[in-house]
This record gives sequence, structure tokens and C1' cells, in this order.
RNA sequence: UUUGCCUCAAGGCAAAGUCUGGGGAAACCCGGCGACGCAAAGCUACAGGGGCUUAUUGAAUAGGAUUUUCGAUGUGCCAGCCAGUUGCCAAA
Repeated sequence: UUUGCCUCAAGGCAAAGUCUGGGGAAACCCGGCGACGCAAAGCUACAGGGGCUUAUUGAAUAGGAUUUUCGAUGUGCCAGCCAGUUGCCAAA
């Protein structure tokens, strides 16, 4: 460097959810259950791309209810989307 059936060993992580306790406006996050999967499903989220959110803010709409829609170089979030970076075991 390449390959590897979660795999010989040692072991790790943990999707979804009319599930469960908590936080948050939401996305989503933390703990429990769970086991779809993962050889980086380790780490990195202003200063790579992408996605999500819309409390806030701007505009339009609507018409007295704090409705709906669109936008934002802003808010917050996603590493189990790509990317970057470090790395265990075995074989070649």
C1' cells in the first nucleotide's frame, strides 16, 4: 500500500421505533430498551461540498388570530451523505 465474509484473536459501535425517561421552538441531542447495519458507524460541523431546522429577521398574504407562503451572508443541527484526518487485527 492492497485485500478481508463484523471475520482468527481481542474487542468495539449501534439504524429504525404508535417503545421509554429527560432537554430543545424545531432540526436534533443525552440516558434506557432494541439490533438495521458498520473494518474506521473513531475523530473533525464558521474558515470543503451537501442536507435538515426556522425560534429570530425581511417580504408577501391574511385580517384581529398572532395564519400561511417565500427568502436570509443569520440561528441551531447532521460525521450512519460525500470529504478531511488518525488508526487495531489477519493475509498478501
Notes
This is a predicted structure of a 92-nucleotide RNA (c-di-GMP-I riboswitch aptamer). The sequence was found by an Rfam model in a public genome assembly.